[in-house]
RNA sequence: CCUUAGCUCAGCUGGCAGAGCAGGGGACUUUUAAUCCCAAGGUCGUGGGUUCGAUUCCCACAGGGCC
Numbered sequence: 001c002c003u004u005a006g007c008u009c010a011g012c013u014g015g016c017a018g019a020g021c022a023g024g025g026g027a028c029u030u031u032u033a034a035u036c037c038c039a040a041g042g043u044c045g046u047g048g049g050u051u052c053g054a055u056u057c058c059c060a061c062a063g064g065g066c067c
Base pairs, nucleotide, nucleotide: 001064002063003062006021007020008019009018015052024038025037026036027035045061046060047059048058049057
C1' cells in the first nucleotide's frame, strides 16, 4: 500500500453496490466465429466502534505486495 461478482478492477467530499471479461439464454448465420440484446451473479477479508445511516471514517486481527 492492497483485500468489492468466477477473473481484472471502478466506486473512498458517508445516503438504493457498478463496469469489462468469463459463464447462462436469445437474435443474426447453412454451421461456427464475430457482432448485438437480455437476465443472473456480492454476508464489500473478519470482528468491534462512531453515526439516523458505513464499501467509504476509527481500532484490532487475518491474508497478500513493496521498501